[in-house]
RNA sequence: GGUCCUGUAGCUCAGCGGGAAGAGCGCGUCACCAUCAGUGACGAGGUCAGAGGUUCAAAUCCUCUCAGGGCCA
Numbered sequence: 001g002g003u004c005c006u007g008u009a010g011c012u013c014a015g016c017g018g019g020a021a022g023a024g025c026g027c028g029u030c031a032c033c034a035u036c037a038g039u040g041a042c043g044a045g046g047u048c049a050g051a052g053g054u055u056c057a058a059a060u061c062c063u064c065u066c067a068g069g070g071c072c073a
Stems, first nucleotide, its partner, number of pairs: 001072007010025004019056001027043006049065005
């Protein structure tokens, strides 16, 4: 230098043939309980790496950039 993959909640990841964001763990509150453990209920937490474009509508499609990784030279 060329090419491919990955980037979504604090962590690990789903969702990627466009209709607008979820799970587990963790965190908070409450209930049960002798208990800071355990179980259950409820809840908070996200500019979907960034910027443009296409579209009525983009995490999803296109382009560029950034970060990490693989392969080739």